[in-house]
RNA sequence: CCGAUCUCAGGGCAAACCCACCGAAAGGUGGCGACGCAAAGCUAUAGGGCCUCGAACUCCGCGGACAGCGGAGUGAGUGGCAGCCAGUUGCCGGU
Numbered sequence: 001c002c003g004a005u006c007u008c009a010g011g012g013c014a015a016a017c018c019c020a021c022c023g024a025a026a027g028g029u030g031g032c033g034a035c036g037c038a039a040a041g042c043u044a045u046a047g048g049g050c051c052u053c054g055a056a057c058u059c060c061g062c063g064g065a066c067a068g069c070g071g072a073g074u075g076a077g078u079g080g081c082a083g084c085c086a087g088u089u090g091c092c093g094g095u
Base pairs, nucleotide, nucleotide: 004095005094006093012037013036018031019030020029021028022027035083041088042087043086047085048084049081050080051079053077056074057073058072059071060070061069062068
């Protein structure tokens, strides 16, 4: 220097709950706190997936009605999630 393996040492991050603030919501930031994590570092318009709101359309019911109201589905688009997969960069040590 390269490879394999491990988590022994030193460090790192921090789920849920609760509190404060921002947001219509999903969610975010800070505090508290550790469920976990070897990339739980970074990337969210152009890879997939999930969540939020949702124009419009379709169907069903009530209704005299093509008014109006209620329910279900599809859904342009909006905002978000990397601790869902993914992409990308990469630290320390033992054997």
Molecule: c-di-GMP-I riboswitch aptamer
Organism: Planctomycetota bacterium